Model confidence (mean pLDDT): 81 of 100. The RNA shown here (transfer RNA) has 72 nucleotides and comes from a Spirochaetales bacterium. It matches the Rfam family "tRNA". It is annotated as a transfer RNA. About the family: Transfer RNA (tRNA) molecules are approximately 80 nucleotides in length. The organism belongs to Spirochaetales, within Bacteria.
């Protein structure tokens, strides 16, 4: 410098245009328990930015940042 590739609650990840954006683990409260832990039930919390196409975009396209990777 060029080519792929990837970006979603704190972490890991699932979603092939119309979904309450779902799960596990974390973490908050609650119940069990003499307590701690295990079970158990309920909560918080996420689409990197920026155009663009579409009646409708997390999803396609395109620029930017970040990161991985092969190449010189």
């Nucleotide at each position: 410098g060029u080519c792929u590739c990837c970006a979603u609650c704190g972490u890991c990840u699932a979603g092939u245009g119309g979904u309450u954006a779902g799960g596990a683990c974390a973490c908050c409260g609650g119940g069990u328990u003499u307590u701690c832990a295990u079970c158990c039930c309920g909560g918080c919390a996420a689409c990197g930015g920026g155009g663009g196409u579409u009646c409708g975009a997390u999803u396609c396209c395109c620029c930017c940042u970040g990161g991985a990777g092969a190449u010189g």